[in-house]
This record gives sequence, structure tokens and C1' cells, in this order.
RNA sequence: GCCAGUGUAGCUCAGUUGGUAGAGCAACGCACUCGUAACGCGUAGGUCGCCGGUUCAAUUCCGGCCACUGGCU
Repeated sequence: GCCAGUGUAGCUCAGUUGGUAGAGCAACGCACUCGUAACGCGUAGGUCGCCGGUUCAAUUCCGGCCACUGGCU
């Protein structure tokens, strides 16, 4: 330099024939317990990597850029 993949909650990841963003773990609260842990119930936490385009509407489609990973040279 070329090609491909990945980027979504603190962490690990789902989610696309375009239409209200989710799970598990972690955190916090409540309940339980003599107390702690576990189990149970609940709460909070997201400019969906960045910038543009298309569209009534974009995490999703298109373009560019950035970061990481792999391959080729």
C1' cells in the first nucleotide's frame, strides 16, 4: 500500500426485508437472614465509533474518516 472483519450500557454480547434499543454479569435499593453470601423483586445506566447522504423515519441502507483485529504484498 491492497483486501476483509469488528466498533451498541462499566464488561461480554444480541438486535438489520428501515418504524418505541435489549439480555447476562457488574452497580444501587428493597425483601429474606441473628449477620454475611446466595436466591427473589425492583431501579439506574446508551449522542448504537465520528462526519455527511438517502428517507416521513437510520443501530440498520450509501459515502468518507478514525480505532482495533486478521490476511496479502
Overview:
Predicted 3D model of a 73-nucleotide RNA (transfer RNA) from Candidatus Wolfebacteria bacterium GW2011_GWB1_47_1. The source organism's lineage runs through Bacteria, Bacteria candidate phyla and Candidatus Wolfeibacteriota. Its mean pLDDT, the model's own confidence on a scale to 100, is 82. The same sequence occurs in records of 2 taxa. Its Rfam family is "tRNA". The family's RNA type in Rfam is transfer RNA. About the family: Transfer RNA (tRNA) molecules are approximately 80 nucleotides in length. The RNAcentral record of the sequence draws on ENA.